Model confidence (mean pLDDT): 82 of 100. Predicted 3D model of a 697-nucleotide part of an RNA (large-subunit ribosomal RNA, domain II) from a Nitrospiraceae bacterium. The full RNA is in RNAcentral, with records from ENA.
Context: one part of a larger RNA
RNA sequence: GUCCGGGAGCUAUUGUCAGGUGCAAGCCUAAGGCGUUCAGCGCCGGAGGCGGAGCGAAAGCGAGUCCGAAAUGGGCGAUUCAGUGCCUGGCAAUAAGCCCGAAUGCCUGUGAUCUACGCACGGCCAGGUUGAACCCUGGGUAACACCAGGGGGAGGACCGAACUCGUGAAGGAUGAAAACUUCUGAGAUGAGCCGCGUGUAGGAGCAAAAGACUAGUCAAACAGGCGAAUUGCUGGUUCUCCCCGAAAUAGCUUUGGGGCUAGCCUCGGGACACUACGACGUGGGGGUAGAGAGACUGAAUCGGUUUUGGGGGUCUACCCGACUACCCUGCCGAACCAAACUCCGAAUACCGCGUCGACUAUCCCGGGAGUCAGUGAGGUGGGGAUAAGCUUGCUUCACAAGAGGGAAACAGCCCAGACCGCCGGCUAAGGUCCCAAAAUCAGGGUUAAGUGUAAAAGGAAGUGGGAGUGCUAAGACAGCCAGGAUGUUGGCUUAGAAGCAGCCACCAUUUAAAAAGUGCGUAACAGCUUACUGGUCGAGCAUUCCCGCGCCGAAAAUGAUCGGGCCUCAAACCCUGUGCCGAAGCCGCGGAUGCUAUGAGAGCGCAGUCUCUCGUGGCGUGGUAGGGGAGCAUUCGAACCCGCCGCGAAGCAGUCUCGAAAGAGAUUGUGGAGCGGUUCGAAGAGAUUAUCCGGAC
Numbered sequence: 001g002u003c004c005g006g007g008a009g010c011u012a013u014u015g016u017c018a019g020g021u022g023c024a025a026g027c028c029u030a031a032g033g034c035g036u037u038c039a040g041c042g043c044c045g046g047a048g049g050c051g052g053a054g055c056g057a058a059a060g061c062g063a064g065u066c067c068g069a070a071a072u073g074g075g076c077g078a079u080u081c082a083g084u085g086c087c088u089g090g091c092a093a094u095a096a097g098c099c100c101g102a103a104u105g106c107c108u109g110u111g112a113u114c115u116a117c118g119c120a121c122g123g124c125c126a127g128g129u130u131g132a133a134c135c136c137u138g139g140g141u142a143a144c145a146c147c148a149g150g151g152g153g154a155g156g157a158c159c160g161a162a163c164u165c166g167u168g169a170a171g172g173a174u175g176a177a178a179a180c181u182u183c184u185g186a187g188a189u190g191a192g193c194c195g196c197g198u199g200u201a202g203g204a205g206c207a208a209a210a211g212a213c214u215a216g217u218c219a220a221a222c223a224g225g226c227g228a229a230u231u232g233c234u235g236g237u238u239c240u241c242c243c244c245g246a247a248a249u250a251g252c253u254u255u256g257g258g259g260c261u262a263g264c265c266u267c268g269g270g271a272c273a274c275u276a277c278g279a280c281g282u283g284g285g286g287g288u289a290g291a292g293a294g295a296c297u298g299a300a301u302c303g304g305u306u307u308u309g310g311g312g313g314u315c316u317a318c319c320c321g322a323c324u325a326c327c328c329u330g331c332c333g334a335a336c337c338a339a340a341c342u343c344c345g346a347a348u349a350c351c352g353c354g355u356c357g358a359c360u361a362u363c364c365c366g367g368g369a370g371u372c373a374g375u376g377a378g379g380u381g382g383g384g385a386u387a388a389g390c391u392u393g394c395u396u397c398a399c400a401a402g403a404g405g406g407a408a409a410c411a412g413c414c415c416a417g418a419c420c421g422c423c424g425g426c427u428a429a430g431g432u433c434c435c436a437a438a439a440u441c442a443g444g445g446u447u448a449a450g451u452g453u454a455a456a457a458g459g460a461a462g463u464g465g466g467a468g469u470g471c472u473a474a475g476a477c478a479g480c481c482a483g484g485a486u487g488u489u490g491g492c493u494u495a496g497a498a499g500c501a502g503c504c505a506c507c508a509u510u511u512a513a514a515a516a517g518u519g520c521g522u523a524a525c526a527g528c529u530u531a532c533u534g535g536u537c538g539a540g541c542a543u544u545c546c547c548g549c550g551c552c553g554a555a556a557a558u559g560a561u562c563g564g565g566c567c568u569c570a571a572a573c574c575c576u577g578u579g580c581c582g583a584a585g586c587c588g589c590g591g592a593u594g595c596u597a598u599g600a601g602a603g604c605g606c607a608g609u610c611u612c613u614c615g616u617g618g619c620g621u622g623g624u625a626g627g628g629g630a631g632c633a634u635u636c637g638a639a640c641c642c643g644c645c646g647c648g649a650a651g652c653a654g655u656c657u658c659g660a661a662a663g664a665g666a667u668u669g670u671g672g673a674g675c676g677g678u679u680c681g682a683a684g685a686g687a688u689u690a691u692c693c694g695g696a697c
Base pairs, nucleotide, nucleotide: 001697002696003695004694005693006692011095012094013093014092015091016090017089018088019087020086021085022084023083026050027049028048032044033043034042035041036040054061055060064076065075066074067073098236099235101233105226106225107224108223109222110221116200117199118198119197121195122194123193124192125190127159128158129157130155134151135150136149137148138147139146163187164186165185168183169182170181171180202218204214205213239631240630241629242628243627244626249262250261251260252259253258263371264370265368266367267366268365269364270363271362277357278356279355280354281353282352283351284350290344291342292341297338298337301334302333303332304331305330309328310327311326312324313323314322315321374399375398376397378396379395382392383391404415405414406413419591420590421589422588424587425586426585430581431580432579433565434564435563439578441577442576443575444574445573446572452567458552459551462549463548464547465546466545467544468543469542470541471540479536480535481534482533483532485509486508487507490504491503492502515530519528520527592621593620594619595618596617597616598615599614600613601612602611603610604608632686634683635682636681637680638679639678640677643675644674651670652669653668654667655666656665657664658663
């Protein structure tokens, strides 16, 4: 891992509600007793419980009572509604209380054969090196000291085996081993190592101290017990079908992943209106979106005005004054902003009324819940920066709990809400060249970028359409040919300044035209060129703005940003039209089922708003948590049939049939001795999942 088997809301008591049933102003017995067919029944037993009256703390009074001196006051009651016992079920409380799962806490014991430390008695340490004290001899000294030689053999001394340890590395890591192996390394006469005996223990020991060690266990050992501790946490919780169907919010919470109440779901009972809801009509209030500004509160830019006023500056100054491209203010003009501005002001939404639709809805009472993590490159707006973040808060829709079609794929987008069947039809979104169902459909235009098939500021004689202005057969625009002169080198300045460093002026003449000079250029001249003019040529040229589509801007890790192939008068984009395809939508045909209305029949009863069967019509039948209903199967028991069985039970395997499902049946094989049907009753009553438990492989 697979298979087989096991595996989780039980039981008791009390309460509450519902269903059933007995009796009823009453109902019931408990312990216990007696009888018996010894199995449970039957008969006693009223002790007691609940109900029948309440109010008050109570005495107490009583349809009232309490407060009070008192009530025409107030509180709680009466004046209307029956209870009680048993059975079954839902839920709750108390118990382990659906099952498995802590780390803990406490009690009583067992451990020092491991290990820590102590005590007693013992054992062990190859070999080599160093050479302390001290002694002797000689030298030396006044005597010591001191020096030399010899002896000597100290040391938590040195090197290094045994022994003890475990430094570094590698290996080992389902190991050879639950701590090892190899190489390397430390100590090795010491605070050394080892043996045997013995002592100290669980909040205690022991500890050269690491929270180390106390038997592979230590920030409190182990065993048994309290104990199924507790766990607002995680996991798991077993057959079928039918009806309905949520929530992820509010308030409070040592509360935030838990709870309680409310909200929202379900089941039962009751109530009632043209009541709820929907559509349409109608009547409302509003101050949002928008808009506005001489309608306020604020914010806020520019210009004008000097016959608004004040200030500054300059001039003048005795005063009066003058000037000012300054500031504020007034006035005039133009433009402009606001969630906490509004002279205005929608769409929606909301409220009232009316009509229509409607079997269902709404409200009240009671039983049972679940929900309190929500999510959305969905829509509108708010917060934030019209930032970010799987951001935050509201509203609405979707998902959650929603399948189907489209968006290549894709909970939340678009279309659309799946009762079942059909090798029938029509459509939605979206599509219609091939993959791939349906137009290589029709008409008009655009794009040349494979734009389409990702992107900005910004840039550009891309291209199509539109609007305007100027020039133009008296010849435009571009090119080409020619001219482009004279006073004059204008004056000044300057070393020079001659069109062309700079300053000033910018005249005049000849002309078809030609600047007191457009740009190069020179030291300055020169030279080239332009404006301007003529000729040539012969038809549009120049410029501005608006709109459509395209171009550049455009660098990343596969070629990898149309799903692909591929596509260019399109298979791209814009506009128009007609078909077709396309879903679990709609229609058709058949069937099932819930609710409801209605018809017929049956059952039981004194009585029905009862139950069942058959038919017809209408409306329904997605679904997680969850509520409600109806069933299937398993084991055991009772009654009945005493039903089946060696002429082959159960079980197992194959095939077939029936049922909406759980399932049921038939038959064949195997098997070899029990088993079933109907109606009731009782449960150890249903497993793909708990890193579930046991076994087999």